[in-house]
This record gives sequence, C1' cells and structure tokens, in this order.
RNA sequence: UGCGGGGUGGUGUAAUGGUAGUCACGAGAGGCUUUGGACCUCUAGAUGUAGGUUCGAUUCCUACCCCCGCAG
Repeated sequence: UGCGGGGUGGUGUAAUGGUAGUCACGAGAGGCUUUGGACCUCUAGAUGUAGGUUCGAUUCCUACCCCCGCAG
C1' cells in the first nucleotide's frame, strides 16, 4: 500500500430497514438478613467519526479513524 473481516453501556453479546436497542456479568438504590454473602425488585449507563439514501438507519452507500488477518 492492496484485499477481507470487525468497531453497540465498564466487559461480553443480540437486534439485517419500522413504535420503547436484548440478555448476562459489573455499578448504584431498596427489600430480605444480627452482619455479610446468596436471592428478589428497581435505576443509570451504549450504536467509532463525518456525510448520503430513505417517511424512517445499529442495519444500506461513501470517505476517514481504529483493531485483527492475508498478500506485497
């Protein structure tokens, strides 16, 4: 440099055009408990950046940034 794959809460993961972006772990609050743990309930927290297409974009297109692999 070229090609391929990927980037979603703190971490991992689902959602392939449609109302409110899922689940688990983690964090906070409450309940329970003598205390802690376990268990139960609730809450906050995310679509790499900038554009484009569309009535509507995590999803499709373009460029860029970053990560992994292959080739040189």
Annotation
Transfer RNA from a Pseudomonadota bacterium, 72 nucleotides, folded computationally. Its Rfam family is "tRNA". It is annotated as a transfer RNA. Rfam links the family to the GO term triplet codon-amino acid adaptor activity. The prediction has a mean pLDDT of 81. The sequence is in RNAcentral, with records from ENA.